Molecule: c-di-AMP riboswitch aptamer (ydaO/yuaA leader)
Organism: Actinomyces respiraculi
């Protein structure tokens, strides 16, 4: 430094040959950031999926309703992580336009990034409310901007 991804912890608990303190650790818990569910009311006027099981209507088959467990093409979430255009050996490649980051901000300049993952047919906005998350990944060493605005000292 990036990212929401920090504090704090007077309580309990461990704690440097033995005991005793203590540095310090961990932890209940407070706190902060942050994320998804979730009413009128506005919006919307779409979508009903594959297989496998099982109960029910039916004498049976088919077909209907229900429930279970499974997928992911259909939707939807978390993020910047999108959109058009051309090529293409279909794995990608170039390129606009747009969006992220680069020690406070803003603007011109450079330089990088534009990924992953999750839900599982299924959710708009959404007070009360109800749930989660506090991970992860980087920083040898020289070189290297302009112009404001704001505050330390």
């Nucleotide at each position: 430094c990036u990212c929401g991804g920090u504090c704090u912890g007077g309580g309990g608990c461990c704690a440097a040959c033995c005991g005793c303190a203590u540095a310090g650790g961990c932890u209940a818990g407070g706190a902060a950031c942050g994320g998804g569910g979730g009413a009128c009311c506005c919006a919307a006027u779409c979508u009903c999926g594959g297989c496998g099981c099982c109960g029910g209507a039916c004498a049976c088959c088919a077909u209907c309703c229900a429930g279970c467990g499974u997928c992911u093409u259909g939707g939807g979430g978390u993020g910047a992580a999108g959109c058009c255009c051309g090529c293409u050996u279909c794995g990608g490649c170039g390129g606009g336009c747009c969006g992220a980051g680069c020690g406070u901000c803003u603007c011109c300049a450079g330089c990088u990034c534009g990924a992953a993952c999750c839900c599982g047919a299924c959710a708009g906005c959404u007070c009360a409310c109800c749930c989660c998350g506090u991970c992860g990944g980087c920083a040898c060493c020289a070189c290297a901007g302009g112009a404001g605005a704001a505050g330390a000292a």